[in-house]
Context: one part of a larger RNA
RNA sequence: UGACGGGGACCCGCACAAGCGGUGGAGCAUGUUGUUUAAUUCGAAGCAACGCGAAGAACCUUACCUACCCUUGACAUCCCGAUCGCGGAUUACAGAGAUGUUUUCCUUCAGUUAGGCUGGAUCGGGCACAGGUGCUGCAUGGCUGUCGUCAGCUCGUGUCGUGAGAUGUUGGGUUAAGUCCCGUAACGAGCGCAACCCCUAUCGUAUGUUGCCAGCAUUUAGUUGGGCACUCAUGCGAGACUGCCGGUGAUAAGCCGGAGGAAGGCGGGGACGACGUCAAGUCAUCAUGGCCCUUACGGGUAGGGCUACAAACGUGCUACAAUGGCAGUGACAAUGGGCAGCGACCUCGCGAGGGGAAGCUAAUCUCCAAAAACUGUCUCAGUUCGGAUUGUUCUCUGCAACUCGAGUGCAUGAAGUUGGAAUCGCUAGUAAUCGUGGAUCAGCAUGCCGCGGUGAAUACGUUCCCGGGCCUUGUACA
Numbered sequence: 001u002g003a004c005g006g007g008g009a010c011c012c013g014c015a016c017a018a019g020c021g022g023u024g025g026a027g028c029a030u031g032u033u034g035u036u037u038a039a040u041u042c043g044a045a046g047c048a049a050c051g052c053g054a055a056g057a058a059c060c061u062u063a064c065c066u067a068c069c070c071u072u073g074a075c076a077u078c079c080c081g082a083u084c085g086c087g088g089a090u091u092a093c094a095g096a097g098a099u100g101u102u103u104u105c106c107u108u109c110a111g112u113u114a115g116g117c118u119g120g121a122u123c124g125g126g127c128a129c130a131g132g133u134g135c136u137g138c139a140u141g142g143c144u145g146u147c148g149u150c151a152g153c154u155c156g157u158g159u160c161g162u163g164a165g166a167u168g169u170u171g172g173g174u175u176a177a178g179u180c181c182c183g184u185a186a187c188g189a190g191c192g193c194a195a196c197c198c199c200u201a202u203c204g205u206a207u208g209u210u211g212c213c214a215g216c217a218u219u220u221a222g223u224u225g226g227g228c229a230c231u232c233a234u235g236c237g238a239g240a241c242u243g244c245c246g247g248u249g250a251u252a253a254g255c256c257g258g259a260g261g262a263a264g265g266c267g268g269g270g271a272c273g274a275c276g277u278c279a280a281g282u283c284a285u286c287a288u289g290g291c292c293c294u295u296a297c298g299g300g301u302a303g304g305g306c307u308a309c310a311a312a313c314g315u316g317c318u319a320c321a322a323u324g325g326c327a328g329u330g331a332c333a334a335u336g337g338g339c340a341g342c343g344a345c346c347u348c349g350c351g352a353g354g355g356g357a358a359g360c361u362a363a364u365c366u367c368c369a370a371a372a373a374c375u376g377u378c379u380c381a382g383u384u385c386g387g388a389u390u391g392u393u394c395u396c397u398g399c400a401a402c403u404c405g406a407g408u409g410c411a412u413g414a415a416g417u418u419g420g421a422a423u424c425g426c427u428a429g430u431a432a433u434c435g436u437g438g439a440u441c442a443g444c445a446u447g448c449c450g451c452g453g454u455g456a457a458u459a460c461g462u463u464c465c466c467g468g469g470c471c472u473u474g475u476a477c478a
Base pairs, nucleotide, nucleotide: 001478002477003475004474005473007472008471010469011468012467013466015462016461019426020425021424022423023422026318027317028316029315030314031313032312033311034309035308042053043052064304065303066302067301068300069299070298073129077128078126079125080124081123082122083121084120087106088105089104092101093100094099109119110118111117131293132292134291135290136289140287141286142282143281144280145278147276152191153190154189155188156187157186158167159166160165171182172181173180197270198269199268200267202238203237204236205235206234207233208232211228212227213226216225217224241264244258245257246256247255248254320419324378325377326376327375328374329373336367337366338365341360342359345356346355347354348353385416390411391410392409394407395406396405432454433453434452435451436450437449438448
C1' cells in the first nucleotide's frame, strides 16, 4: 500500500421488512446429470452452466454410429499429356444409394499472324499440396459474461517522506453520482458520472394520400362529390432551467413547500458499461501459433442415432375450480408480416381443412383479437372441475411422417382438492391476468424477442440476512 475480520462509524440496492403472485407436491413440455447404447456428436458447470450455443435434429442440418465406396481428392493454385469441348435433357442395366456401364437428342468455345500459337473447359497423369467441427481458450486475436450503470480508476507539476509511498481523492455539508459547494500543500488534467443520440408524454407549424369527416349533399358502407377543421402520419420547431415565490441552510451547494404547467426537480423508457477482477467462456461462428492425421482423424452415400429411460435436479406450461366451467348474444387494440406470399368472399365438410376466387409488391388488399360485458345453466361433487393416457377416424406439409411432425372429430377420462424444509420475481401503467405479432421455418413453439387490452396491494423503517461504496481500526496474511 492492499486484502481480510462472527472490529467500529456512515450510506445505498426488491437486500430485509410491508404486500401481491409464484416455484418446491400433480400431469405434461423442455434442458441437464446419471444410466443405457453400435452411436445416444460436441461445448456450457455456484451466483455469471441447466427453454444455454440451437432464431426451430423426420432426410438435409450432423459434427456421432453401422455398412458400402473414393484417394491430388467435394474445393484452390502449378506442371505434363490427350480431347475440343463443356453444359442440358434423356433410355436401359446393376446397386440401398453414392457410383459404374450405356442409348438418343439439343447445342457444337473465344481470339488468331492460321502454327495447338494464346486463353478457356473437360478427362488422364504428376509433384508441391488440398482437407480435418482432430488437440491445446493455460500459446492467442476477436467477441462475450460478471462484479456493475457500482462511483469509482488514474496522471502531470508541486510539496512531504532515506524509501516503499503519501498528498491531491481526506475533512464539513450535499447529491442518483469523485454531483456540486465550502474548507484545505496543493494546483490542474484525463478515463468514468451527467449531458449530447433514440423512443415516449404536451403544444405550434408545414404537407394532406392510400389517412381523416365537423358542416353540406349522397350511400348498405367515408361509398361518392366536397373539405383538410379534427384524428393520424411524416418533417421542422417550442417546451422544464430549481426559471418564479415562500421557508430552511453557512450569505453556499442544496433541501422542503407552493404557483403556473401536458409534464417538476434525473418526467418515464432505451442505447451507452471507466481502470480492472474471475489463467471466467468460446480453437465448434470466424481468424490464428504449436502439436497431430494424410488410401485417413480427409471426402461421398444409404440407414440408424442426437427423440433411449430404474432415478435426480433446473426452467416452464396446464390445473386442482363458482372472482369458476359450459352454451348463447355481441363490443373494443397495438406492434408487425405478406408474391414460390397474405388470401377477403362464395361453397363443401361437425372440424382440422378442401374446391373455386376478388384484391394486394400494401396508411389502398389481407393476416385480425381475447379477457371484459349481458343472458341462461351447473351448486361444491374428483363434479358439466381437470385434461394426461390410450383406441380409432381423418387433415396438412413434405421424395418420405415406422423409428420421429403438427393438427381434427368420436370414444377413453389418469394424477391433481393449493403443495414439507426451503426458495424466486415484482415499487406503477409495475405485479397479476388476457389475447396478439415476428424471427427461425416446407412442416413443427408451453421457448425467445416484441405488442397492446384489463389493471392492483404495500413500503413503519434499516435491528437483522445478502451484495456494494466511503472513512477508520487490528493483523504472525501478500
Predicted 3D model of a 478-nucleotide part of an RNA (small-subunit ribosomal RNA, 3' major domain) from an uncultured prokaryote.
It matches the Rfam family "Bacterial small subunit ribosomal RNA". Gene Ontology terms of the family: ribosome and structural constituent of ribosome.
Its mean pLDDT, the model's own confidence on a scale to 100, is 83.